RNAcentral holds the sequence, with entries from MGnify. Predicted 3D model of a 70-nucleotide RNA (c-di-GMP-I-GGC riboswitch aptamer) from a soil metagenome.
[in-house]
RNA sequence: CAAAGGCAAACUCGUCGCGAGGCGAGGACGCAAAGUCACGGGUCUUCCUUCUGGGAGACAGCCGGACUGC
Numbered sequence: 001c002a003a004a005g006g007c008a009a010a011c012u013c014g015u016c017g018c019g020a021g022g023c024g025a026g027g028a029c030g031c032a033a034a035g036u037c038a039c040g041g042g043u044c045u046u047c048c049u050u051c052u053g054g055g056a057g058a059c060a061g062c063c064g065g066a067c068u069g070c
Base pairs, nucleotide, nucleotide: 006031007030011026012025013024014023015022016021029061035067036066037065039064040063041062042059043058044057045056046055047054048053
């Protein structure tokens, strides 16, 4: 480069959650890892509050990293 394909943003409906958000269906903004992992950073939620703090959580389609893959 090519071939076969793959994933699915926003939004809508349903459902779970205090919430961030998750799951299912529809739907495609995009993605060469937009596969997996919360390890480091970051952003967000929630509770306490010693308010320059701490605990619990969410996001992998925010960045880095690890493992795997056409």